[in-house]
RNA sequence: UUAGAGUUUGAUCCUGGCUCAAGAUGAACGCUAGCGACAGGCCUAACACAUGCAAGUCGAGGGGUAACAGGGGCUUCGGCCCGCUGACGACCGGCGCACGGGUGAGUAACGCGUAUGCAACCUGCCUGUAACAGCGGGAUAGCUCCCUGAAAGGGGAAUUAACACCGCAUAACACCACGCUCUCGCAUGGGGACGGGGUAAAAUAUUUAUAGGUUACAGAUGGGCAUGCGUGACAUUAGUUAGUUGGUGAGGUAACGGCUCACCAAGACUGCGAUGUCUAGGGGUCCUGAGAGGAAGGUCCCCCACACUGGAACUGAGACACGGUCCAGACUCCUACGGGAGGCAGCAGUGAGGAAUAUUGGUCAAUGGACGCAAGUCUGAACCAGCCAUGUCGCGUGCAGGAUGACUGCCCUAUGGGUUGUAAACUGCUUUUAUAUUGGAAGAAUUGCGCUUACGAGUUAAGCGUUUGACGGUACCCAAGGAGGAAGCCCCGGCUAACUACGUGCCAGCAGCCGCGGUAAUACGUAGGGGGCGAGCGUUGUCCGGAAUUAUUGGGCGUAAAGGGUUCGCAGGCGGUCUGAUAAGUCAGAUGUGAAAGACUAUGGCUCAACCAUGGCAAGCAUUAGAAACUGCAUAACUUGAGUCAAGGAGAGGUAAGUGGAAUUCCUAGUGUAGCGGUGAAAUGCGUAGAUAUUAGGAGGAAUACCAGUGGCGAAGGCGACUUACUGGACUUGAACUGACGCUGAGGAACGAAAGCGUGGGUAGCAAACAGGAUUAGAUACCCUGGUAGUCCACGCCGUAAACGAUAAAUGGUAGGUGUCGGGAGUCAAAUCUCGGUGCCGUAGUUAACGCAAUAAGCACUCCGCCUGGGGAGUACGACCGCAAGGCUGAAACUCAAAGGAAUUGACGGGGACCCGCACAAGCGGUGGAGCAUGUGGUUUAAUUCGACGCAACGCGAAGAACCUUACCAGCUCUUGACAUCUUCUGUUCACUCUAGAGAUAGAGCUUCCCCUUCGGGGGCAGAAUGACAGGUGGUGCAUGGUUGUCGUCAGCUCGUGUCGUGAGAUGUUGGGUUAAGUCCCAUAACGAGCGCAACCCUUAUUGUUAGUUGCCAGCAUUCAGUUGGGCACUCUAGCGAGACUGCCGGUGAUAAACCGGAGGAAGGUGGGGAUGACGUCAAAUCAUCAUGCCCCUUAUGAGCUGGGCUACACACGUGCUACAAUGGACGGUACAACGGGUAGCGAGGGCGCGAGCCUUAGCAAAUCCUAAUAAGCCGUUCUCAGUUCGGAUUGUUCUCUGCAACUCGAGAGCAUGAAGCCGGAAUCGCUAGUAAUCGCGGAUCAGAAUGCCGCGGUGAAUACGUUCCCGGGUCUUGUACUCACCGCCCGUCAAG
Repeated sequence: UUAGAGUUUGAUCCUGGCUCAAGAUGAACGCUAGCGACAGGCCUAACACAUGCAAGUCGAGGGGUAACAGGGGCUUCGGCCCGCUGACGACCGGCGCACGGGUGAGUAACGCGUAUGCAACCUGCCUGUAACAGCGGGAUAGCUCCCUGAAAGGGGAAUUAACACCGCAUAACACCACGCUCUCGCAUGGGGACGGGGUAAAAUAUUUAUAGGUUACAGAUGGGCAUGCGUGACAUUAGUUAGUUGGUGAGGUAACGGCUCACCAAGACUGCGAUGUCUAGGGGUCCUGAGAGGAAGGUCCCCCACACUGGAACUGAGACACGGUCCAGACUCCUACGGGAGGCAGCAGUGAGGAAUAUUGGUCAAUGGACGCAAGUCUGAACCAGCCAUGUCGCGUGCAGGAUGACUGCCCUAUGGGUUGUAAACUGCUUUUAUAUUGGAAGAAUUGCGCUUACGAGUUAAGCGUUUGACGGUACCCAAGGAGGAAGCCCCGGCUAACUACGUGCCAGCAGCCGCGGUAAUACGUAGGGGGCGAGCGUUGUCCGGAAUUAUUGGGCGUAAAGGGUUCGCAGGCGGUCUGAUAAGUCAGAUGUGAAAGACUAUGGCUCAACCAUGGCAAGCAUUAGAAACUGCAUAACUUGAGUCAAGGAGAGGUAAGUGGAAUUCCUAGUGUAGCGGUGAAAUGCGUAGAUAUUAGGAGGAAUACCAGUGGCGAAGGCGACUUACUGGACUUGAACUGACGCUGAGGAACGAAAGCGUGGGUAGCAAACAGGAUUAGAUACCCUGGUAGUCCACGCCGUAAACGAUAAAUGGUAGGUGUCGGGAGUCAAAUCUCGGUGCCGUAGUUAACGCAAUAAGCACUCCGCCUGGGGAGUACGACCGCAAGGCUGAAACUCAAAGGAAUUGACGGGGACCCGCACAAGCGGUGGAGCAUGUGGUUUAAUUCGACGCAACGCGAAGAACCUUACCAGCUCUUGACAUCUUCUGUUCACUCUAGAGAUAGAGCUUCCCCUUCGGGGGCAGAAUGACAGGUGGUGCAUGGUUGUCGUCAGCUCGUGUCGUGAGAUGUUGGGUUAAGUCCCAUAACGAGCGCAACCCUUAUUGUUAGUUGCCAGCAUUCAGUUGGGCACUCUAGCGAGACUGCCGGUGAUAAACCGGAGGAAGGUGGGGAUGACGUCAAAUCAUCAUGCCCCUUAUGAGCUGGGCUACACACGUGCUACAAUGGACGGUACAACGGGUAGCGAGGGCGCGAGCCUUAGCAAAUCCUAAUAAGCCGUUCUCAGUUCGGAUUGUUCUCUGCAACUCGAGAGCAUGAAGCCGGAAUCGCUAGUAAUCGCGGAUCAGAAUGCCGCGGUGAAUACGUUCCCGGGUCUUGUACUCACCGCCCGUCAAG
């Protein structure tokens, strides 16, 4: 000293990318801004530069005197002269200008870093040592004069000095060549002594003591050269090189060297990456990181390179020279057009570029530099100041108290309140900082001058005095007044700390990722509140981190990306046992180095801190003395790895040649006759010119039935009749031989299915292309008939495949069981053991899971290949290969937030298995055709109100629209309202009459009497006024409650605990039976439980008992009549019971559950019917039953009235009624119900009317009376197959009833009229028994108005072999790229934008 999160899915685990949280910055931008300290400040155009400054100095080198000051002399007072003094322009001369300062263009290099070497070198000024300076000479600038030019400048003449220049002399320890000798070393070689020979020096100045000069040696400093190692990318850059590599000789350099040249040789570099291209100054260090690493090279320090661009040398100790020269170029400026001048990548500054980076400041006071003896001069080096929140650090913007949790305000609210909030007000205290005032440092040491030590003087040393501050009116200190002058920025959906309201309504906008916004947005905008940081806060860019997401530390490759198609094999990497050496690797010690700064650490200085000072601490490299286990190198051996040998047996191993039989096709001939062939069905095709079929003979090519086997062989591809020849490999047994000879293997080589290509053959069958026939909407397909390349052979190319075990090769360990192939041991035969292959199951282990499991995907080791999100793309370009086809190598731009693996739950399947249902089938009757009724669509309309839309809308809401209803339309009216509450006032209302009006209303008249009372008043009602409010069938059923439909009365849906699985989940609930049923039984890692099923409830079928009125009547009496007496047996009514439970018997079944049959019984296996609807699905239906959030209207989207509309009508659909007739119609007679309803009612009876109906009225609030008559049926008569004596629409006319009112728009009756229709195309519906069909009856709604709806009874069938198919459903299983779940997902083309 190591942190994670979001995002792929319905959910899960994994793989994998994207994104975020941290830190940093020479930064920029937005909003904001009080002070100070310390730092930093053109990252872009090495773009161009106006102006000023940045390198001068020395008179103690020289000739001198242009300017200034002083002095002196002369003077006609205008001035002139004297270098005399301080000084000094220009000139000669010396030193400096090669430092300091700037920049990073170039440079992939000995450029830099580090460590060495120079026996191959130089070094001005400085230090030390030794020695020396003798005698001469001729010039030249300046100055003066002349010529010339616009200028810059240039030329000539005369004259002059030096520490400028030159000659001669002197000289060794220097240098050169030689001789001789000693010594040392890693080669060339180095060092020393001696001998003679040759060569080369000097300068003076002044205040006379110093400075300077010359030669030599040595030191120091600075440089030069060489070498090891380290120091980018790309192989889609693989070969490069002619002074190139080396040698000999010469030249050149301070010095080595192809540095240069002549000659000779043909080398040199390179896969450990040459050469080329692109990029880049390097390091100390800086950022990040746990580290290893990654990334950077701004400020400071070291090195390098550059100075407008390119080239070159000169001078010099040093340069190939930033403020020097020359040449060339570009650019700018001046010009008299002839010619000239310039170089800010020095400091400021300007323009330009850019998101972006400062003053044309002060001073040489300090530090340092140049020159000088010095004073001093110069110094944009430096020290300071100015600007900038650019960064780091520090301080402040007050502190304490103060609740009635104040009033008010903002905001929210459930309207009670909450919050802002001790916040404020108020009281007390403090004064940092800012403001104004006073005082006021350190940084100063020197130098010079004077004095003293200290002497006669001088030098030198020490001391004293004096002098010197840009910053600076500074830091710091004192004291004055007053809380007085000083807070913002971002965020609040998750990640991520922090929530509400309003506005907006997929708009405006937000967004780092996921994603928000389509009317209730914690995600946009604003406000209140809150969170974070704070003189800053956010955003953007960049780097590292997280990212184990390039994995050395520290990843992978069966299915997620990833094993090369296979083998051989050079280089390389790795390598069995043992011996004694060595010391390259390795280990630890010492020495040198590792600049300073920085980092870390200990102390200290600025009030603290940042900042600064002093001390300490290190990898690495080099040298050196050691150790010897391991690796390496060299040595001597070994046999177990590997190989050889001998003996065997197995095999579709390979190549070549030869030989068979079966079959297809074709040819010839015979027999034989009309078809053959082909398909789901057909047709094309073949056939009377004789096919197909059949017999015989022949030709030719290709392939090798059976054997045949998760059998064999081979490296892989692959190999299949038989025989022969040649040939490769493996295995077993033996243990004679060699003695590590081995494994892997980048490049490289060889092999390599099918298809394809080239040349030449061959061609029976099959068969791309092609043709025809079908199929189809089409069918360039699937099917059929033909058919060419090809398939075959020889030779040569190609070099790829799902070349797969999707699993590289080699080696060694690691439970078993069971097959099989080839050997061996063993045995009478077996068993058993063993070696080598090839399969299955499975333990441990492993894996994300699936799975693998001695033939590993387990445990290890060696080596090679390959991967790093999806798409773009195995594409483009380039190179190589190929005859071509194409192969191999192989990107980027751009784009997405995923793509993917395995497993899970569902759903789905023109997947499978099982089962059920009027689902089909078997039947009966319908619909679809006609007329009418009714609903809907559409159209129309002022309005045709609204809703319902597959099943599951459409005789539905509506159990009943003439007005009303009514929601719609037109017109006329009202505005606190037709309806509710509150406040105030008034005091009656209501009702009735008349007038106007379509009416609502308006006016007039009439009437005026509410209740209680303690007499104060209170309550009710009505009217008026005011505002709060009323009202809305206005919107949203996708904001909701409630209710309902549907799957479906289908048998399912779940839970607790346990167990299994990393997990989602599974198990239970599956399996074997059985059932109507997840009903029950058995089995079972499950055991139990809940909601459903069933039962309990109602009704119906039988019966007992109780009770008999309004019901009933057997017997008795009575009558027209259960009318009455009587009775309660029976029917019936309605209370309570009984009964049915697979209880009993037989069989089947597993001794189960259960099923089949039977008995008994009124009823038999849930007896029939009903009610009852699990978890959930469909954003299913309903805001117009009701309720309700939000939005909207408020003299109208509310309310009232009249009239109209909802009833329209070319048409389409649904649901029904009536029919088409004789199983019928009409007429006459006659029989039998049940459920119900009734006082604003049902209405008997009587009378009238053809009838609907009318008049009158008994009875009945009903087991009593009424409705009420039943109908089909039965018995007769008639009609006789016709558009009819069927059918009744439509229309005319006369009436009836209800009702204010039947015109739009009711029902009914009589007479007349008499349409379509003769059983209905495709298609489609209902029904399994008291059912279908058929017949009538009742009720709700209702003034009136059913063919609809809800009920009731009467008559009363047919059929079900069965589950292949259609539809729906259930369970199990399987596949899936679906999960909004197949009405899914998704591909291509076209079109539009």

A computed fold for a 1393-nucleotide RNA from an uncultured bacterium, annotated as small-subunit ribosomal RNA. The prediction has a mean pLDDT of 84. The RNAcentral record of the sequence draws on ENA.